[in-house]
Context: one part of a larger RNA
Molecule: large-subunit ribosomal RNA, domain II
Organism: Candidatus Aenigmatarchaeota archaeon
RNA sequence: GGCAGGGAGUGUGUAUCAGUGGCGAGGUUAAUUGGUAUAAGCCAAAUAACCGUAGCGAAAGCAACAAGCACGUACUGUUAAAGGUGGUGCGGUGUCUGAAAGGGCAUGUAGUCAUUGGUUCACGACCCGAAUCGCGUCGAUCUAAUCCUGAACAGGCUGAAGCCGUACGAAAGUAUGGUGGAGGGCCGAAGCGUUGAUGAACUGCCACUCUCUCGUGUGAUUUGGGAUUAGGGGUGAAAAGCCUAACGAGACGCGGGAUAGCUGGUUCCUCUCGAAAUGCAUCUAAGUGCAGCCUAAUUGGAGAUAAGUUUUAUGGUAGAGUUACUGAUUGAAGAGUCAAGGAUCGAAAGGUUCAGCUUUUCUGUCAAACUCCGAACAUAAUACUAUCGUAGAUAAUUGGAGUGAGCCUGGUGGGUUAAGCUCGCCCGGCAAAAGGGAAAGAACCCUGACCAUGGUUAAGGUCCCAAAAUGUUGACUAAACGAUGAAGGAAAUGUGACCCCUCAGACAGCAGGACUGUAGGCUCAGAAUCAGCCAUCAGUUAAAAAGUUCGUAAUAGAUUACCUGCCGAGGGUUCAUGUUCUGAAAACGGAAGGGACUAAGUCAACUACCGAUACCGUGGACUUUGAAUAAAAGUCGUAGAGAGGCGUACCGUAUGGACAGAAGCUUCUGCGUAAGCAGUAGUGGACCGUUCGGUAAUGCAAAUCCUGCC
Numbered sequence: 001g002g003c004a005g006g007g008a009g010u011g012u013g014u015a016u017c018a019g020u021g022g023c024g025a026g027g028u029u030a031a032u033u034g035g036u037a038u039a040a041g042c043c044a045a046a047u048a049a050c051c052g053u054a055g056c057g058a059a060a061g062c063a064a065c066a067a068g069c070a071c072g073u074a075c076u077g078u079u080a081a082a083g084g085u086g087g088u089g090c091g092g093u094g095u096c097u098g099a100a101a102g103g104g105c106a107u108g109u110a111g112u113c114a115u116u117g118g119u120u121c122a123c124g125a126c127c128c129g130a131a132u133c134g135c136g137u138c139g140a141u142c143u144a145a146u147c148c149u150g151a152a153c154a155g156g157c158u159g160a161a162g163c164c165g166u167a168c169g170a171a172a173g174u175a176u177g178g179u180g181g182a183g184g185g186c187c188g189a190a191g192c193g194u195u196g197a198u199g200a201a202c203u204g205c206c207a208c209u210c211u212c213u214c215g216u217g218u219g220a221u222u223u224g225g226g227a228u229u230a231g232g233g234g235u236g237a238a239a240a241g242c243c244u245a246a247c248g249a250g251a252c253g254c255g256g257g258a259u260a261g262c263u264g265g266u267u268c269c270u271c272u273c274g275a276a277a278u279g280c281a282u283c284u285a286a287g288u289g290c291a292g293c294c295u296a297a298u299u300g301g302a303g304a305u306a307a308g309u310u311u312u313a314u315g316g317u318a319g320a321g322u323u324a325c326u327g328a329u330u331g332a333a334g335a336g337u338c339a340a341g342g343a344u345c346g347a348a349a350g351g352u353u354c355a356g357c358u359u360u361u362c363u364g365u366c367a368a369a370c371u372c373c374g375a376a377c378a379u380a381a382u383a384c385u386a387u388c389g390u391a392g393a394u395a396a397u398u399g400g401a402g403u404g405a406g407c408c409u410g411g412u413g414g415g416u417u418a419a420g421c422u423c424g425c426c427c428g429g430c431a432a433a434a435g436g437g438a439a440a441g442a443a444c445c446c447u448g449a450c451c452a453u454g455g456u457u458a459a460g461g462u463c464c465c466a467a468a469a470u471g472u473u474g475a476c477u478a479a480a481c482g483a484u485g486a487a488g489g490a491a492a493u494g495u496g497a498c499c500c501c502u503c504a505g506a507c508a509g510c511a512g513g514a515c516u517g518u519a520g521g522c523u524c525a526g527a528a529u530c531a532g533c534c535a536u537c538a539g540u541u542a543a544a545a546a547g548u549u550c551g552u553a554a555u556a557g558a559u560u561a562c563c564u565g566c567c568g569a570g571g572g573u574u575c576a577u578g579u580u581c582u583g584a585a586a587a588c589g590g591a592a593g594g595g596a597c598u599a600a601g602u603c604a605a606c607u608a609c610c611g612a613u614a615c616c617g618u619g620g621a622c623u624u625u626g627a628a629u630a631a632a633a634g635u636c637g638u639a640g641a642g643a644g645g646c647g648u649a650c651c652g653u654a655u656g657g658a659c660a661g662a663a664g665c666u667u668c669u670g671c672g673u674a675a676g677c678a679g680u681a682g683u684g685g686a687c688c689g690u691u692c693g694g695u696a697a698u699g700c701a702a703a704u705c706c707u708g709c710c
Base pairs, nucleotide, nucleotide: 001710002709003708004707005706006705011123012122013121015119016118017117018116019115020114021113022112023111026051027050028049032045033044034043035042036041055062056061065091068090069089070088071087075083076082092107093106094105095104096103097102126265127264129262133255134254135253136252137251138250144229145228146227147226148225149224150223151222152221153219155187156186157185158183162179163178164177165176166175167174168173191216192215193214196212197211199210200209231247233243234242235241268645269644270643271642272641273640278291279290280289281288282287292403293402294400295399296398297397298396299395303388304387305386307385308384309383311381312380313379314378315377319373320371321370326367327366328365331362332361333360334359335358336357337356341354342353343352344351345350406430407429408428410426411425412424413423414422415421435446436445437444450620451619452618453617454616455615456614460610461609462608463595464594465593469607471606472605473604474603475602476601482597488582489581492579493578494577495576496575497574499572500571501570509566510565511564512563513562515539516538517537520534521533522532545560549558550557621635622634623633624632625631646699648696649695650694651693652692654690655689656688657687664683665682666681668679669678670677671676
């Protein structure tokens, strides 16, 4: 890992609701006793007790409609009216409170016992799962420390004290040569340890090992045997170390099925409906209570509503506005003021002026907490339409829930540099929704899947992959733009518009001219169109600047404005707009899905076709309504509520099968929407079904599930 078998809402009591049954103003017995044919039974007795039959009041205590009026469902009746069980309203009554008024509760009778099912609470309470806590017992053969009694430490080195000799010395002593053999001394076997290789090994040789290397190796040394200390206790040269392979409190047994608001698991089928991730509260935030939303039954008896339109009312957003307020805010001009500050004049007093401040006029802008204004729109009511409803809606009551982690596109707000961010509101969706499209994708677009079959469309598409147009008409694009992107930049190119020049010849190009006073004056070494300053006239002309740009030391020279000739029809500025280029950088080589495309790209228009579980046709199943085999409507679905079935074991009842072959197993066939059922053949060799009921240790794919086998 596979397979087989096992494996989880049970029992008792209690409360409550519903179904069924008995009796009914009553209902029922409990323990126990008696009888009885094996009998955990049955029959009978037992009236204690419980619930109900009256309430109100804290209590003392007092104590109620068998119907007075009306409405009205079903129903009767029918033309209608009327009646009308149940129901409702009014009135009355009891009691409490109160001076009263008023108010509270009760009131014109239905319960009770059994049983089945749903649910509550108490118990282990659907199953598995802690780490803990308490009590008791057992452990020092491991290890820690201590005690008793034994054992062990090759060899070598060093050479303390003491002692002896010699020399010197008055002595104390010093020096020197021997001798001697000290030491938690040195090197190093055994022994003990374990530093590094961050070596090997790491389903190992091994639940701590192997190799080399390394520390210690006469001592606070190592070690055998025997003893002692025990769990909040020991022991500890202290690491919370060690106390029999996991010790911040041992192991084992018991309390014990501890508890777990947490994780996981929870076993057959079909049908009907179908949520919530919100509010309030919470030692509350992973939970729970109440409400909201779902479901089933019942009551009741007429309106209900998501939509559209009409009318009316409410409102201050978008926008807009700013001498209509509040606040912000550009520039200019005029006036006033000039204390302090700057500048300047003056000997000073003081003067002038700049900036500043105030004000007036003009001009240019803004606001969530500005508004003289002001939509769309929203909300409420209203009427009509629409849809649903007497085949019973909306609503109410009662039983059962689940949910209380939400998420996303679009719209609209707060926070934020931003976010697949976060906190709100509105619609829709996913959650709980399959199908088609978007290459692929919870949420986008189309569309809500009962089953089968045929057709038509939606979104999106129609060159090939790949179903359908290499469709039609007119434009644009040259960038493979299409097939990411801003400000900014560009004689890329299409379109439109105003204005200007233009056959009295424009624009571009080529050619010619571009003069005189004069080298204007000043400045300057020089300054002659052309360093700089000032002025910028006049004349001749078709035209020609007291000079546009090069150039020279300064001249010169070249060139331009300007004029003419040649030429011969459009040219130029600006604005708006379509397409394109640039701006444009990411890590393996690579992506419009790919191929490829100059349309098979983009814009405008048109026709045809493809394309879904949508829509339509036909047949069938089921649900609801219904007298109906008529007809109509419906049938996605998690949590969850409700309904009906299938199967397993045993019991009762009735009735069958089987050695001429039961159950089980294998194979095949048929039937049923399904759980499943029936049959054939083989194997097997002795039991097994069906009907109607009953009872349950009753259904497995999962729980790091348990056991076994492979």